[in-house]
Molecule: small-subunit ribosomal RNA
Organism: uncultured bacterium
């Protein structure tokens, strides 16, 4: 000193939270020591019990008496015991008296007050005991307590009678001097008046006692303490408390008191206080001081310290210097307690201590030894003040619990990726030490002679033993400190933010670490950070926040000069501001805490001296500020009153005929009783078209036909007049859009309610037809609006530039005007400040001053209660409870819009085919089964993973076996073995018998097998939301991004946006940008065109040989093809447009023109997409089983629904026949040729071919001929018999011949789909998989179109830009109702 925390990310507003000090604290865990402190904060609740104020015989009688001495009596044991009288009297302790019980101790109810502070004042007063001083003290007198009788009561307490002393009480005598009365002189004071003096009249005193030293008395005046009583200043919240007050204010005149005063009484008068908050209500003792802060503040009011109140409650008053009295008195009242029921006692908020109430607060202690206080001459007595112990870690301080050395880094624990790695020199050991505590001896100060509770205590010494002494919070971030394991949105944390849903550094526990430490934390509280109440020190354009608007009162602030005064203001003295306490400099307990001692400071109050700028306050000028005046012009400024015209409706008459009207499209609805449309007349109400304009005028609300009467204010100009007359305005007054209300009049149109018709799922609505109040007028309420420029009035200053309205001045030119300037208005851009940003900027939101008026997290609420105002509607004022961590403000970057704008794309449109309807095929779903194994789920899951499920695959279901195992690895031991062939069994595999038997070798071994051990193996179990790879998808869409510079406060922005162009962020141009980089594009491959080269297994043009034909055969190298190389095309070239550009368009030549076709290639990244069943993998679960063999089933099920394919429905067709023409692949456990059989699937047959060779292989649409619109000569499901082919094996379940059967089905609803040219559409052909199986998939050629106007819609996608309360981003975010 900050820090978390609202957003995807930013800045600001704003709360809300945390770190830090602090307690009279309380609870938890834990607990060695001693010092100093502290200790009912709650029930001023109620107390048992004891103690807390007594004392003086030197005041007084009466009294009881030990010792002593005196004189006696009795028994005697002649010195002893009892006794009696007198005198002395120590003591004792009732009574009278005196002094003290008013101090000390405790509480903080109550009190908002002169209570308290902090300064005066008394001329308006009192003071026992003390000290000073000056006088005195002189003679009497009369009672009563005790006591003694008697007597009432249970007691407590008494009643009557008589006796008695005092320093007890009462005259009298003195009176300097004091007090009162009268009337004077003299000085002095703010008024009353004070002081001194001197005169007259009055009035009041005394007590003794002693030890003879002295204490006490009376009186007066000082002094000193300590009281009272007044005053200025300060002292909590609440206006939802706004009026209060009759002894109330004041006189005058008596009481009353130490004193002043309505303090109290009688009369008279009506005052008195209050917005500077009176009164009322709630709280509360007040202050030095503590606590916390930089500080100004804030809280706070335990100890200790001053002051005031209280003493069960509420009320008197006696004494007495002092009280209206804590341990006095009476009354009243609750309670308790006694009681004979008639009465009567009692007061811990004293010091212990019970109950009780609380989270919660201590001994029924010792002692007067000190320090004090009371009485007394004194000696002592008396003090629960006090000093000391006791008990609580309750707080501050201060010691300890050992110290060195000490690596095998020990054991153990804990974790590990198994190597290690931490506790961790820690321990162990080994040397040493003795602070505390235990033990034992000595032993204080405190005391200035005597006298020590505390105490055998502090403190020294000695000797012993590492022994008897460490916990506790926290470890996600703020905050310093991580791992393991268990839980599994469970259990729990948690101050905010949050963590826990199966890998939790956050829960619970372990182990390590941090942090503090005899104490740690939790709670509660106060400050602080919070500049979040801003005096120091905030704001109100959009975050909370300028009044709806003028006038104005009170009040607050106010131009220029001069003079006086000196209240503010400053500045010197002086007094005060106890003391503790803080802060400094010493100093004393071994430190420290404590404690002593001087210093400083107490920021303040008061007295007095002084300055005179500055505010004030008075004099007295001035014109600049404000106002009059003359003069001129401009406006919807207000009020009344009259007049226009056009437009609606309405009504009458006339033409005239069937529809008007409305709408997105209808209908309601009016019209044959004549509308709508027209033409005439006429009736009413209302608003004023064009002008018209970010023009005008108004305080604002708000004002528009013209015209006339009456008014308000503003501007220009002039410089004649007044002299600061201003300026802002709590409370008040006025005014105030619309809608409302209340009389009363008008209604034309409009149009809430309200009725009908549509749309709608609904439609109390948007649209339509009709309509009532209402809009109008009059006059009286109402008093709000996004009454907004979301900006309060007034001054001043501070760069400009350009439009407008009113008016003036100059210069030019006169014809409009033009140019410069200046006063008031309105607008726009715009420096410079300013601002969170936006944006404001001379009409400030800049820079100053004045004043008002508001705000202080969101929500609960502009709500509820009061109150005023209202005819109601309501309006003004205006909050808690609770409850959230956020709300909000601007601006950024995306996403989004049934928002723009530009583009593109088989996205639409324009075509051609299809899917949806049949029938089988395949997948998927559901459902069913032991089992129908899983996976994929909009596009982008569904002829997908599966390029092919009859065993196998197979992960699934039923049985039966196995258990280191069906696979791997290592170790060690054994044997020839293993394989291989027979045989029993079995449903197969395990399973028993038999027989037979190692291999290679560099001769070192090595390989193999079998069984037995231990680590392990194994899993197609989970989790694709733990991951790697690889995949799909927007998308082959144009985009995505660094560097450095530049701009913002920042989150980012520029580059990448604009202008054109492109398929393309493609290029050109521009440009705070310059550059790059991953995408595009090229660069690779196949096609299309030539050329060079090569010439077989390919080819034949010419020459030749040859056939029945045939490149079959010599040759041939042109030509097709093959395969390797090169050419080619680059907008190169020409016009035009285009900015002399990219480019586009047309054109030549070209095989081929604008990326020629095609393909491979996939940018940052989005979906927690897809996959743990391709494979790798963590991590959980399994281990005689979730493995592993092995049979059999199943994945092929079938009421159903959905995708995606084939075949059709027929004549562009189907059957027959019959001749042609490709491409491009396959092929040794294959391809298979001729030939033969067979209707045929095939079979037998083997020629050739590892293939430009031979084989698959026939290409098919094409042609011709029949067929004539029909369920057919269409279509081929279905289903029988009979074969044929793979294969251990075709039933469940394979394909194919043949014959026979011969369904649905006559182009398919809503809806959807694909394709731009060699494309759709259509024919077939191959290939992979594959014993077998192809309608699917992946290639290949054949034949071969329509159509595109064009982007307005549909969908998808770029780029700009806008709006956003959305960022999990529109499958959002959010209201309401209901559960």
């Nucleotide at each position: 000193a900050g820090a978390g925390u609202u957003u995807g990310a930013u800045c600001c507003u704003g709360g809300c939270u945390c770190a830090g000090g602090a307690u009279g604290a309380a609870c938890g865990c834990u607990g060695g020591c001693g010092g100093c402190g502290u200790g009912c904060u709650u029930a001023a609740c109620a107390c048992a019990u004891g103690c807390a104020a007594g004392u003086c015989g030197a005041a007084c009688g009466a009294g009881a008496g030990a010792a002593g001495a005196u004189c006696g009596g009795u028994g005697c044991u002649u010195g002893c015991a009892c006794u009696g009288a007198u005198c002395c009297g120590a003591u004792c302790g009732a009574g009278u008296g005196g002094c003290g019980g008013a101090c000390g101790g405790g509480u903080g109810a109550g009190u908002a007050a002169c209570g308290c502070g902090u300064g005066g004042g008394u001329a308006a007063c009192c003071u026992g005991c003390c000290u000073c001083a000056u006088a005195c003290a002189g003679g009497g007198g009369a009672a009563u307590a005790a006591c003694a009788g008697u007597u009432g009561g249970a007691a407590a307490c008494g009643g009557c009678u008589g006796c008695u002393a005092a320093a007890a009480c009462c005259g009298c005598a003195u009176a300097a001097g004091c007090g009162c009365a009268c009337a004077g002189u003299a000085u002095c004071g703010c008024a009353u008046g004070a002081u001194a003096c001197a005169g007259u009249g009055u009035g009041a005193a005394a007590a003794a006692c002693c030890c003879c030293g002295g204490u006490g008395g009376u009186a007066u005046g000082a002094g000193a303490u300590g009281g009272a009583c007044c005053c200025g200043c300060g002292u909590c919240u609440g206006a939802u408390u706004a009026g209060c007050u009759a002894g109330u204010u004041g006189g005058u005149g008596a009481g009353g008191u130490a004193a002043c005063g309505g303090c109290c009484c009688a009369c008279c008068a009506a005052g008195g206080c209050a917005a500077c908050g009176a009164u009322c209500a709630g709280u509360a003792g007040c202050c030095g001081g503590c606590c916390u802060g930089a500080g100004a503040g804030g809280g706070u009011g335990a100890a200790c310290g001053g002051c005031c109140a209280c003493a069960u409650u509420g009320g008197g008053a006696c004494u007495g210097a002092g009280a209206c009295a804590c341990g006095g008195c009476c009354c009243a009242a609750a309670c308790u307690c006694c009681u004979a029921c008639g009465g009567g006692a009692g007061g811990c908020a004293g010091c212990a201590g019970u109950g009780g109430g609380g989270a919660a607060u201590a001994u029924u202690g010792c002692a007067c030894a000190a320090u004090g206080g009371g009485g007394g001459a004194a000696a002592c007595c008396c003090u629960g003040a006090u000093g000391c112990a006791g008990c609580g870690a309750c707080g501050c301080c201060g010691c300890g619990u050992g110290a060195g050395c000490g690596a095998a880094g020990a054991a153990g624990u804990a974790u590990u990726u198994c190597g290690g790695u931490a506790u961790g020199u820690a321990a162990a050991g080994c040397u040493c030490u003795a602070u505390c505590a235990g033990c034992a001896g000595g032993g204080a100060a405190g005391a200035u002679a005597a006298u020590g509770a505390c105490g055998g205590u502090a403190c020294c010494u000695g000797a012993c033993u590492a022994a008897g002494a460490a916990g506790c919070c926290c470890u996600g971030g703020c905050u310093a400190a991580c791992u393991a394991c268990g839980u599994g949105u469970c259990a729990g944390c948690a101050g905010c933010c949050g963590c826990g849903g199966u890998a939790a550094u956050a829960c619970g526990u372990a182990g390590g670490g941090g942090g503090c430490a005899a104490g740690c934390g939790u709670u509660a509280u106060c400050c602080g950070g919070a500049u979040u109440u801003a005096c120091u020190g905030g704001g109100u354009g959009u975050a909370a926040a300028g009044g709806g608007a003028g006038c104005g009162u009170a009040g607050a602030c106010g131009g220029c000069g001069a003079g006086g005064c000196a209240a503010g203001u400053c500045u010197g003295a002086u007094g005060u501001g106890a003391a503790a306490g803080c802060c400094u400099g010493g100093g004393g307990c071994u430190u420290a805490a404590c404690c002593c001692c001087g210093g400083a400071a107490c920021u303040g109050c008061a007295u007095u001296g002084g300055a005179a700028a500055c505010u004030g306050c008075u004099u007295u000028g001035c014109u600049g500020g404000a106002g009059u005046g003359c003069c001129g012009g401009a406006g919807a400024g207000g009020u009344a009153a009259g007049c226009g015209g056009a437009a609606u409706u309405c009504c009458u008459a006339g033409u005239g005929u069937a529809g008007c009207g409305g709408u997105g499209a209808a209908a309601u609805g009016c019209g044959u009783a004549g509308a709508u449309a027209u033409u005439a007349g006429g009736a009413g109400g209302a608003a004023c078209a064009c002008c018209a304009g970010u023009g005008g005028c108004g305080a604002a609300g708000g004002c528009g036909g013209c015209u006339u009467a009456c008014u308000g204010g503003a501007c220009g100009g002039u410089a004649a007049c007044u002299g600061a007359c201003g300026c802002u305005g709590a409370g008040g007054c006025u005014c105030g859009a619309a809608a409302g209300c209340g009389u009363g009049g008008g209604g034309a149109g409009c149009a809430a309610a309200c009725a009908g018709g549509a749309a709608a799922a609904g439609a109390u609505a948007c649209c339509c037809u009709g309509g009532u109040a209402g809009u109008c007028c009059a006059c009286g309420c109402c008093g709000u609006a996004a009454a907004c420029g979301a900006u309060g009035a007034a001054u001043a200053c501070u760069a400009g530039g350009u439009g407008u309205c009113g008016g003036g001045g100059c210069a030019c030119a006169u014809a409009a005007g033009u140019g410069c300037u200046u006063c008031g208005g309105u607008g726009c851009c715009g420096c410079a400040g300013c601002a969170a940003a936006c944006g404001c900027a001379u009409u400030a939101a800049g820079u100053a001053u004045u004043c008002c008026a508001c705000c202080u997290g969101g929500g609960g609420a502009g709500u509820a209660c009061g109150u005023u105002c209202g005819c109601a509607a309501g309006a003004a004022u205006g909050a808690a409870a609770c409850u959230c961590a956020a709300a909000g403000g601007a601006a950024u970057u995306g996403a989004c819009g049934g928002g723009g704008a530009c583009c593109c794309g088989c996205a639409c449109a324009a075509g051609c085919g299809g899917u949806g309807g049949a029938g089988c095929a395949u997948g998927u779903g559901g459902u069913u089964u032991a089992a129908u194994u899983c996976g994929a789920a909009g596009c982008a899951a569904c002829g997908c993973g599966a390029a092919g499920a009859a065993c196998c695959u197979u992960a699934c279901c039923a049985g039966u076996c196995c258990u280191u195992g069906a696979c791997a690895u290592c170790c060690a031991a054994c044997u020839g073995a293993c394989c291989g062939a027979c045989c029993a069994g079995u449903a197969a595999c395990g399973u028993g018998g038999u027989c037979u038997u190692c291999u290679c070798u560099u001769c070192g071994g090595a390989g193999u097998c079998u069984g037995u051990a231990u680590a392990c193996a194994g899993g197609u179990g989970g989790u694709g939301c733990a991951u790697g790879g690889u995949u799909g998808u927007c998308g082959u869409c144009a985009g995505c991004u660094c560097g450095u510079g530049c701009c913002g406060u920042g989150a980012g922005g520029u580059g990448u946006u604009g202008g054109g162009u492109u398929a393309a962020g493609u290029c050109c141009c521009g440009c705070a940008a310059c550059g790059a980089g991953c995408g595009c594009a090229a660069c690779c491959c196949c096609u299309g065109u030539u050329c060079u080269u090569a010439g077989u297994u390919g080819c034949c043009a010419g020459c030749a040989u040859g056939u029945a034909a045939a490149g079959a055969u010599g040759g041939g190298a042109a030509c097709u093809c093959u395969a390797a190389g090169a050419a080619g095309a680059c907008u190169g070239c020409c016009g035009u447009a285009g900015a002399u550009a990219a480019u586009a368009c047309g054109g030549a030549g070209g095989a081929a023109g604008g990326u020629g076709g095609g393909g491979a290639u996939g940018a940052c990244g989005u979906c927690a997409a897809a996959u743990c069943a391709u494979c790798a993998u963590g991590c959980c679960c399994u281990u005689u089983a979730u493995g592993u063999c092995c049979u059999g089933g199943g994945c092929u099920a079938c009421a159903c629904a959905c995708g995606u394919a084939c075949u059709a429905c027929a004549a562009u067709g189907g059957a027959u026949g019959u001749u042609a023409c490709a491409g491009g692949g396959g092929g040794a456990a294959g391809c298979u040729a001729a030939a033969u059989a067979g209707u045929g699937a095939u079979a037998u047959g083997g020629a050739g071919c590892g293939a430009a060779a031979c084989c698959c292989a026939a290409a098919a649409a094409g042609c011709a001929u029949c067929c004539c619109c029909a369920g057919u000569u269409c279509g081929g499901a279905u289903u029988g018999u009979a074969g044929g082919c793979u294969g251990a094996a075709a039933u469940u379940c394979g394909c194919c011949u043949a014959c026979a059967u011969g369904a649905a089905g006559c182009c398919g609803g809503a809806a959807u789909u694909g394709c731009u040219a060699g494309u759709a559409a259509u024919g077939g052909c191959a290939g992979g998989u594959c014993a077998g199986c192809a309608u699917a998939c992946u290639g290949c050629c054949g034949u071969g179109a329509a159509u595109a106007c064009g982007u307005u819609c549909c969908c998808g996608g770029g780029c700009c830009u806008u709006g956003c309360a959305c960022a999990c981003a529109a499958c959002g975010c959010c209201c309401g109702u209901c559960a």